[in-house]
Molecule: c-di-GMP-I riboswitch aptamer
Organism: Mesobacillus maritimus
């Protein structure tokens, strides 16, 4: 430094659901509480997939479409990282 993964040893981190809070929503945030993760760290301006529509124009108008914004990293992905064994 590169490679494996039976994950021992010491730890991590927290799904769904309740409760409070905030958001127009999607969805955060925090407490409980584990459904799983060997990267379930970090990154949404590298890229791709998906969700959302308060405002904005346009329309065959309680909806449709364009554009603009916003979530989503525990969809793939990028970057980085500990232990162990070879």
């Nucleotide at each position: 430094u590169g490679u494996u993964u039976u994950g021992a040893a010491a730890g991590g981190c927290a799904a769904a659901a309740u409760c409070a809070c905030u958001g127009a929503a999607a969805g955060g945030u925090g407490a409980u509480g584990a459904c799983g993760c060997a990267a379930a760290a970090c990154u949404a301006u590298a890229g791709g997939g998906g969700c959302c529509u308060c405002c904005g124009c346009a329309g065959g108008a309680u909806c449709u479409g364009c554009a603009a914004g916003g979530c989503u990293a525990g969809c793939c992905a990028g970057u980085u990282g500990c232990c162990a064994u070879c």